[in-house]
RNA sequence: CAACUGAAGAGUUUGAUCAUGGCUCAGAUUGAACGCUGGCGGCAGGCUUAACACAUGCAAGUCGAGCGGAAACGAUGAUAGCUUGCUAUCAGGCGUCGAGCGGCGGACGGGUGAGUAAUGCAUGGGAAUCUGCCCGAUAGAGGGGGAUAGCCCGGGGAAACCCGGAUUAAUACCGCAUACGCCCUAGGGGAAAGCAGGGGAUCUUCGGACCUUGCGCUAUUGGAGAAGCCUGCGUCGGAUUAGCUAGUUGGUGGGGUAAAGGCCCACCAAGGCGACGAUCCGUAGCUGGUCUGAGAGGAUGAUCAGCCACACUGGGACUGAGACACGGCCCAGACUCCUACGGGAGGCAGCAGUGGGGAAUAUUGGACAAUGGGCGAAAGCCUGAUCCAGCCAUGCCGCGUGUGUGAAGAAGGCCUUAGGGUUGUAAAGCACUUUCAGUAGGGAGGAAAAGUUAGUCGUUAAUAACGGCUAACCCUGACGUUACCUACAGAAGAAGCACCGGAAAUUCCACUGCCAGCAGCCGCGGUAAUACGGAGGGUGCGAGCGUUAAUCGGAAUUACUGGGCGUACAGCGCGCGUAGGCGGCCUGAUAAGUUAGAUGUGAAAGCCCCGGGCUCAACCUGGGAACUGCAUUUCGAAUUGGCAGGCUAGAGUCUGGUAGAGGAUAGUGGAAUUUCAGGUGUAGCGGUGAAAUGCGUAGAGAUCUGAAGGAACACCAUUGGCGAAGGCGACUUACUGGACCAAUACUGACACUGAGGUGCGAAAGCGUGGGGAGCAAACGGGAUUAGAUACCCUGGUAGUCCACGCCGUAAACGAUGUCUACUAGCCGUUGGGAGACUUGAUCUCUUAGUGGCGCAGCUAACGCAAUAAGUAGACCGCCUGGGGAGUACGGCCGCAAGGUUAAAACUCAAAUGAAUUGACGGGGGCCCGCACAAGCGGUGGAGCAUGUGGUUUAAUUCGAUGCAACGCGAAGAACCUUACCUGGUCUUGACAUCCUACGAACUAUCUCUAGUUAGUUUGGUGCCUUCGGGAACGUUGUGACAGGUGCUGCAUGGCUGUCGUCAGCUCGUGUUGUCGUGAGAUGUUGGGUUAAGUCCCGUAACGAGCCAACCCUUAUCCUUAUUUGCCAGCACGUAAUGGUGGGAACUCUAAGGAGACUGCCGGUGACAAACCGGAGGAAGGAGAGGAUGACGUCAAGUCAUCAUGGCCCUUACGUCCAGGGCUACACACGUGCUACAAUGGUCGGUACAAUGGGCUGCAAUACAGUGAUGUGGAGCGAAUCCCAAAAAGCCGGCCUCAGUUCGGAUCGAAGUCUGCAACUCGACUUCGUGAAGUUGGAAUCGCUAGUAAUCGCGUAUCAGAACGACGCGGUGAAUACGUUCCCGGGCCUUGUACACACCGCCCGUCACACCAUGGGAGUUGAUUGCACCAGAAGUGGUUAGCCUAACUUAGUGAGGGCGAUCACCACGGUGUGGUUGAUGACUGGGGUGAAGUCGUAACAAGGUAACCUAGCCAGGAUCAAACUCUAAUCACUA
Repeated sequence: CAACUGAAGAGUUUGAUCAUGGCUCAGAUUGAACGCUGGCGGCAGGCUUAACACAUGCAAGUCGAGCGGAAACGAUGAUAGCUUGCUAUCAGGCGUCGAGCGGCGGACGGGUGAGUAAUGCAUGGGAAUCUGCCCGAUAGAGGGGGAUAGCCCGGGGAAACCCGGAUUAAUACCGCAUACGCCCUAGGGGAAAGCAGGGGAUCUUCGGACCUUGCGCUAUUGGAGAAGCCUGCGUCGGAUUAGCUAGUUGGUGGGGUAAAGGCCCACCAAGGCGACGAUCCGUAGCUGGUCUGAGAGGAUGAUCAGCCACACUGGGACUGAGACACGGCCCAGACUCCUACGGGAGGCAGCAGUGGGGAAUAUUGGACAAUGGGCGAAAGCCUGAUCCAGCCAUGCCGCGUGUGUGAAGAAGGCCUUAGGGUUGUAAAGCACUUUCAGUAGGGAGGAAAAGUUAGUCGUUAAUAACGGCUAACCCUGACGUUACCUACAGAAGAAGCACCGGAAAUUCCACUGCCAGCAGCCGCGGUAAUACGGAGGGUGCGAGCGUUAAUCGGAAUUACUGGGCGUACAGCGCGCGUAGGCGGCCUGAUAAGUUAGAUGUGAAAGCCCCGGGCUCAACCUGGGAACUGCAUUUCGAAUUGGCAGGCUAGAGUCUGGUAGAGGAUAGUGGAAUUUCAGGUGUAGCGGUGAAAUGCGUAGAGAUCUGAAGGAACACCAUUGGCGAAGGCGACUUACUGGACCAAUACUGACACUGAGGUGCGAAAGCGUGGGGAGCAAACGGGAUUAGAUACCCUGGUAGUCCACGCCGUAAACGAUGUCUACUAGCCGUUGGGAGACUUGAUCUCUUAGUGGCGCAGCUAACGCAAUAAGUAGACCGCCUGGGGAGUACGGCCGCAAGGUUAAAACUCAAAUGAAUUGACGGGGGCCCGCACAAGCGGUGGAGCAUGUGGUUUAAUUCGAUGCAACGCGAAGAACCUUACCUGGUCUUGACAUCCUACGAACUAUCUCUAGUUAGUUUGGUGCCUUCGGGAACGUUGUGACAGGUGCUGCAUGGCUGUCGUCAGCUCGUGUUGUCGUGAGAUGUUGGGUUAAGUCCCGUAACGAGCCAACCCUUAUCCUUAUUUGCCAGCACGUAAUGGUGGGAACUCUAAGGAGACUGCCGGUGACAAACCGGAGGAAGGAGAGGAUGACGUCAAGUCAUCAUGGCCCUUACGUCCAGGGCUACACACGUGCUACAAUGGUCGGUACAAUGGGCUGCAAUACAGUGAUGUGGAGCGAAUCCCAAAAAGCCGGCCUCAGUUCGGAUCGAAGUCUGCAACUCGACUUCGUGAAGUUGGAAUCGCUAGUAAUCGCGUAUCAGAACGACGCGGUGAAUACGUUCCCGGGCCUUGUACACACCGCCCGUCACACCAUGGGAGUUGAUUGCACCAGAAGUGGUUAGCCUAACUUAGUGAGGGCGAUCACCACGGUGUGGUUGAUGACUGGGGUGAAGUCGUAACAAGGUAACCUAGCCAGGAUCAAACUCUAAUCACUA
C1' cells in the first nucleotide's frame, strides 16, 4: 500500500531540399500449413475445405415393488435313466427374465453453423399464458363395466411384415357416484388406481378384509425452475436498388390458440412503410468474449459458456407437460443397398473409423473409479455425456544436453602485408557433479457414499417395517509399471535453424560473369560481387528456427479523440429556395437534453488486483474490483430545448436624395470596309522572307461623285463604373431590377446556411424562318519543304447578325463557397455625407466600393495580410497514391453532338507542389578573344616528300581517330631495330636467384650447313686464401622458376592532351557572422574600372587560401673582375693581321647593383579606383618574350617507355637464326617542299651574323678531281683550333614575257660516300632528258610589330639517310572604322517537364508478343416476380354411402371409425418478365514489353507561345477557328 502506468520510428520520388503522397520494414498474434532439425516433462488444443458420401461397432434406456406371464440362464427339490455325476422330465415354487401390454424417459445430454440482416441475438421493460418430475398447502381416492396385445391355432409373403379365429391381465380403456373450492352462457359441466412392507385386536369364503407405513393416483392452490408471446433501443455492405404494400393498414363481429393479435374469416373504411434509407440485391448464425491498440477504435466469433437454427432435400402432422421431434411417424424427391422383380430397407452436422476434397487436423482405445443424467423403493442397469489413456513440437510453460581448471595459445581449418592473426579456454589433459533419460526398489491422493451390525430419535396401537443421526466393520480406482522418494552406473544418451548491403553480424575463392541466381522495399549480378554459390569466421534465437498465409499496429494513410481543399487530390459556373442544421437581449415557469445520489439489473468463465495450491512457471483455485450499459426513482436549475410574456443592437419597411457600359423595347446617327453606277486616267495592281496563284488594255489599281447593304461603335477610357455569375461600351426612349447616402418613424428575431428542387448561364453547336458588308473552320489554288493533309499567300462555304426554341459546358479563375464578429499602419481611386477655414485644383472626418505596399499572424514554400490564405463561430460542397478514367456498363436529360451520375480488372513505386544549384534556350542585357571586320601571306588546282584511310598481301606489326588522330608515338625501318610473315632451331631456356658436379676465363684451326647450331683439334692454368677452400666466369643435371611488345587504359599508378594562361575555384573545427525549416544564400551581387574576383566605392558581412603577382631572359646605365675575348691612348714589329710589350677606357664576358612606381603635371571621374594627354626617360602604363596551367571536365590518351592487379601461354603467345615485310597502289584526305617567274632567273665581283657542335670526333694549309669526294694530317677535348661558305643584300653583264636561260618531276648513263651488305630499299655528284604547272572552284588556315612575309645558318637522332622537328640570327611590312553578324568564353538575369544535364527529355499511329477488360448474333446455368395447370401426405369443414365393444331414454340414438368430397398446400408443369454467372465467331479501346517503322506534337519564345471548351478536317502525333485563361521578350505609361 489493491484493482494503477500509458504513446519511439526507418527505407524509398530529387543532383540536392522542404512538403504532399503512396508503397515497404521493424512489433504482437494464430485452431495454421510448409522446409530443415528434434532430448524430457507439465498444461492446453487438434476437418477453418465437401451441411460431400458413408462399410463396421457402439452412442437411450429402464421399471417384475403396474400386468398377463416364462423363451433363455442359474439354484433347489422331486421323478426317471443309469457310463454316481451326467442326461431327461416335472415344479413359475425361487433367483431372475426374452418377447409383449403398461408407466416414465427417447423435447435432456452430444453434434453442426447450411439457413437467417430479423419469426434471430444483446440489453431493458411488459401482460393476455402454460408447466411432467420437485417443494409447501387443502380435499379426495366409492362402486362398476367392456375390451385388447402376448401365448395358442390357421393363412399369405423371398423378405419386411401382414391377415383371420379363439382366449386373457393391468397403475391400459370406459361409464356411474361424489366434489365447498375448479370451468362456463348461471344453469349446468367435470376426477381418481393401485402396489409393496409390517401387524396386535376383530372378521373371513382363508384368497383376505381391516389398521398402519412408504411409494403411486385425482382435484385445487402457492412456489421453484422451464417455456410461449409483445415491446423500446442497438445490430454488415450496396442508391449504378427510390418507391413498396390488397390481408396490405385500421375498425366491428366471429373463429382459433395455453395465451394478446389479420393469426384466420365476413363486412366496413383507405389506409400503412419510406432519403432518420422502405423495397430489392449481396454477405453473415448472434453474444459473453478473443487478437491488436496508449486509448478511442479496428479485426474476429476455434476451444469454454449463454441464446438461436438445423438433422439426406422439401412438406406435414401425431403423441406428449414439453416436438412439428438428430439415433420417432407419414408423403414427395435425389442417392445407396437387398430382392424370388411382386416389393422392401436406409440417413454419423453423436464417438471412433473409411473414401473424397484439401496446404492441412488424431485411436474403429480403457472405464463407469469420480462428476452428472435416465429409469427404479432400492440394490442396480444404461450412459462414445464424462473421466482417462493413445497420436501430433500445434501452442504456452519449465528442465537438460554438463561444471571448474587448463597456453605448448597444440594439430587441423581459414586469412595473411609471410611477421603473424583467427577459430580459441574452445579442444586435448586434470579435477568434479549426476538434473533428465536408463535400471532396480519403495510409494501418497483422487473414496465419499452404498451395504451389514449396534445405539438413538421420528412415525405408529406397535419393541415390526421405514426414515434421520451416530459408531464399528466390510467393500469400491479406468488412469497405473501414477505423482513422489531412494539406490546404482557413467560425461556417459541429448543442438539446431536462420541471417551477416541498408539493419545485430564479414573475409576469402584457379566458383560464376546481366549467365546461374537473389530480392519484403530500395536493389545486387556485364571478370577483382561484404547482396548469387561454397568455405572460414561472426550475429540472433534456441528444441526449436525460418518461410508462407491472415489480423491489428506503426497509418494522424477516413483524422470522434486526430487531417485537409490559392499552386500538391479537393470550393458545385452563379443565384433563389424546401427539408434539415444552427440562431440576439430580459423575465417567469417547465425539466426533454444535462448534473448528482439511490435502487434493480448488467449469468458464469475470461481481463485486472490481493491471496492460496501443484518444487517454480504455464495451469488450477478463493475473494474482490470491473463490466464505462439499460431501466426506475429523488434532489438541483447555470446552460441548450419546448412554453408564456416583453425588448431593439440582427433583419426588414416608410421618407428624401445620388451614381452607374445593370436589364429589356423601339427608333436615330456618323466614320470605315465592300459592292454597284458614272467621271478622270493608264499599265500595272496585289502579295511575300522571296515568289506565285489572283485582278487588269473587255481599262484594273489610283482618284472624284452618287447609291445600296450589313455588321461593329474610334477618341472619351480608366488596377474607372454596374451586375449573383455569365457578362455589359455611339445617341434618344415609354418599361424595369439592385446598390449607396442622410434622417426620423414603424415591425419585433421575421436571421444565416441550404441536401434534394428550381432559375440564369461565354463561345462553339443543333432546329425553323430571315439576313449576309467584313471576317472566316471545311474546301480549291499558289508557295515552303525530304514530305507539308500545316504555319505564309490568294480565293471561299457553313458560321458570325436577327426572331423563336434547344444545348448546359469552359483555365465558367481570385484556380480562394456563403454569412457574421474581431485584429498595426501608409499611399491612391469611385459614389455619398459632415465639419473647418485662408472658399480652393484646399484640409480633416466618416461611410459604401475598388487598387498598391506593409506589421503581427499564417503558410511546404511561393505568398496572403481588414477585399486574409490571420483569430473564431454557423451551414453546405468536395478530397484520400499515379495510370486505367472522368472511361465502361446501367440510370436520367438531349433532335443530335453529347451532358450528368460513375466503377472494376490489370499495372507501376512512384506520380505531384514549391523552392535551390547547375546545365541548356533558334530568351534578354553587359564584356572579352586574330572571333568577325580591315589587311598581309597561304592551303584547296600541279609535281614531289611525308602521314592516314581504303585496297592488296604470307606479312604489309601495333597504337593515335572532331576541335584535342593524320611530318603523331618514330630525335631518323637496307641487316639490326622489329613487335609482323615464311622456313629452320632450342626447351630451366637469350636474361635473374638458389642447389649439385666438372672445368680458369679464354683463344685459335678444320668440317657439314642458308645460317643459328653441331662436331673436331690446339694453346691456356689466372686472382684471393687461415691451404680446408672462396670469388668471378663457362659447361652439365634437377626443380622451384624464368620469359611474354599476349588481353583488359572501362581494374590502376605515373605521365600527357583539352577547355585555357580563360578568370575564375574555394574555405572558416561540430560553431567566423547573418538570412533561410532546408537544399542553400550572403561574402563572389550592385556603381565604376582593369588583361584579370585588378583595384576603388557602396554593402550583413568580416577575413583567408588556390589562381594571379613574386621568377628567368632581353632592352639602358653603373661598380667590380680581365683570359683564350677587346685595343682608345703609349711603345715594338709585319707585305698584312691585338702579332708582341702593355692597357682596363670601349665592345664582349659574368657577378652585383641602379632603373619604371601612374612617381610628376593637366584634364575627366564621386575629393575614389582609374582613364586620357603631357614632361622627363634607354624603356610608360603588363616595355618585349619565356617558364609557370586553379577547382575541375572529357570512364580523353597511353598495360607498346616504365610500373602494376587480374586473366591467359609454358617443347610455346617464350628463345635464336636466315630471308622477306613495315617502302605494296585503281583511289581519297591531312601536313609540307618546289614552283608557275622580271620585286625574277643566270654569270662575275663584293659586304655583314647569331645559336651551336667536335676524340669511335671536327679537321685547316697543301695537292688531285668539272664535282660528290679523295690523298694527307698542322691545330684543337676548344671565348685560343676546326665545322664555317652565311644567304637574301650591294655593284656590274646577259635574258625580255615565252611553257621560256621559268619550273624542275621523270628517265638514261657514269660516278662518290657510308656500311658485312645499297636488288627489293640510302644519300650525294656529273653529263644528258626536261613532265605537270601561266596563281588555283566550293570551302578554309595563320598572323596585330621586330610580328607577318622573306633569307640563310646550326643542332639532336645518326655508320649512312630531312622538304620533318628543335633552335639561331639577317632584311622587314600592311591594317584594326568598329562589335551588327559567325565561333569560343566570362558575368548578371529569365524560362524549363533537362540533372547521363539539348548528342537532354518526350508524344501518337503502325508492326510483333503477352495480359486483363467492354460490346457481340447468341448458347448455357442460377435465382426470382406474375398468370395458369396440377395436387401426395396431412389438418380442418361437409357427408344422403358403409362399419361400429363399453354409454343408452334401447330409437335408422349418442359417440367413434372407414369411404367420398371441398378448402389449404410441398414436389412438379406451362407461359412470360426481372436480376445475375459462365461462355461466344468477330470487334473496341486499355496496359505491359533493352535496342522495330513513321514523323517531331510538348518542355526554352521548343523554333507557329501553350492550355481549356466546342466544331471540322487529316497516316499519326496533330492542325485550324471563335471565346477564354496563363506566359517569354520588346515597346509605351506611371